[in-house]
A computed fold for a 353-nucleotide part of an RNA from a microbial mat metagenome, annotated as large-subunit ribosomal RNA, domain IV. It matches the Rfam family "Bacterial large subunit ribosomal RNA".
Context: one part of a larger RNA
RNA sequence: CUCUCGUUAAGGAACUCUGCAAAAUGACCCUGUAACUUCGGGAAAAAGGGUGCCACAGUAGGUUGUACGUGUACAACGGAAGGCCGAUGUGGUUGCAAAAACUAGGCGAUAGUGACUGUUUAUCAAAAACACAGGUCUCUGCAAAGCCGCAAGGCGAUGUAUAGGGGCUGAUGCCUGCCCAGUGCUGGAAGGUUAAGAGGAUUGGUUAGUCGCAAGACGAAGCUGAGAAUCGAAGCCCCAGUGAACGGCGGCCGUAACUAUAACGGUCCUAAGGUAGCGAAAUUCCUUGUCGGGUAAGUUCCGACCCGCACGAAUGGCAUAACAACUUUCGCACUGUCUCAACGAGGGGCUCG
Numbered sequence: 001c002u003c004u005c006g007u008u009a010a011g012g013a014a015c016u017c018u019g020c021a022a023a024a025u026g027a028c029c030c031u032g033u034a035a036c037u038u039c040g041g042g043a044a045a046a047a048g049g050g051u052g053c054c055a056c057a058g059u060a061g062g063u064u065g066u067a068c069g070u071g072u073a074c075a076a077c078g079g080a081a082g083g084c085c086g087a088u089g090u091g092g093u094u095g096c097a098a099a100a101a102c103u104a105g106g107c108g109a110u111a112g113u114g115a116c117u118g119u120u121u122a123u124c125a126a127a128a129a130c131a132c133a134g135g136u137c138u139c140u141g142c143a144a145a146g147c148c149g150c151a152a153g154g155c156g157a158u159g160u161a162u163a164g165g166g167g168c169u170g171a172u173g174c175c176u177g178c179c180c181a182g183u184g185c186u187g188g189a190a191g192g193u194u195a196a197g198a199g200g201a202u203u204g205g206u207u208a209g210u211c212g213c214a215a216g217a218c219g220a221a222g223c224u225g226a227g228a229a230u231c232g233a234a235g236c237c238c239c240a241g242u243g244a245a246c247g248g249c250g251g252c253c254g255u256a257a258c259u260a261u262a263a264c265g266g267u268c269c270u271a272a273g274g275u276a277g278c279g280a281a282a283u284u285c286c287u288u289g290u291c292g293g294g295u296a297a298g299u300u301c302c303g304a305c306c307c308g309c310a311c312g313a314a315u316g317g318c319a320u321a322a323c324a325a326c327u328u329u330c331g332c333a334c335u336g337u338c339u340c341a342a343c344g345a346g347g348g349g350c351u352c353g
Base pairs, nucleotide, nucleotide: 001348002347003346004345005344006343007342008341010339011338014337019334027051028050029049030048031047036041038171052093053092054091055090056089061085062084063083064082068078069077070076094098106332107331108330109329111327112326113324114323118130119129134169135168136167137166138165139164140163146155147154148153172319173318174317175316177249178248179247182246183245184242185241186240187239188238191237192236193235197231198230202226203225204224205223206222209218210217211216250268251267252266253265254264277311278308289305290304291303292302293301
């Protein structure tokens, strides 16, 4: 010097991202216990007191229960003896100290988030993430939908819509507004478009043959190639519905007898222009917004305001008791975290060997 411990004057978080770490609390009995609350909780809330040994005294009492007694008579009750357990209280007494060592909650307030118990990144993340009961939408009538498999076959399920699959939300309470123009989904079938196919107008090739002195021209049937009109499903176009489907939810100008502001009016655009509730928020850039509280002093915190850069209603909104190795801020207790360091013990390093 380093590691693991122990003790420390005065102060007591001034340390620090943060009371990280340490200290403190701690058992049992008694007293006592707030807001809030879903009436269960909160709660070991908090806050206090007691604890050894001896005597009264193994007493009072409890339990078991023999004899015995009562008795509605194999029940039940009482209950000497014996067994087991065993105070309160009063008095005394030792010590610095009696749960004498060890083991054994620190507590309170506050806001956020998630209801809760659970689950998770085996090996840097345990959480506000996942799950959850509950809610809701949707598919599925059974040879179900969905899933695995080329198939056979299997799961679903030896289940049957109070069932099964999928999506979203996430206890509970109060609620969940407007928009169907776009996209999706569902339904519709009049019209438009439309594949294979049907259809075969028309047309090419070939050539028996005919014509021609010849070169060649024409050319039936058959075979073969191209092929118009017309008919022709779903889909798409089209018409409706549908938001706890994907999603979306405006701008400018003016106006009240101080000023300011605008209940009010005008105008443009839109499918419709954000309702309730909340709001500088896990969301606020400007921003340490402004005011109030807490501090001697507060970019954090709490309560308000609303000018919401860029909250908002199951990608749920707002509340919420209980719960949390979650996150924020404050207080009490406590301390070597610190002011500021000191001493001690043991292990290592170091020296010698």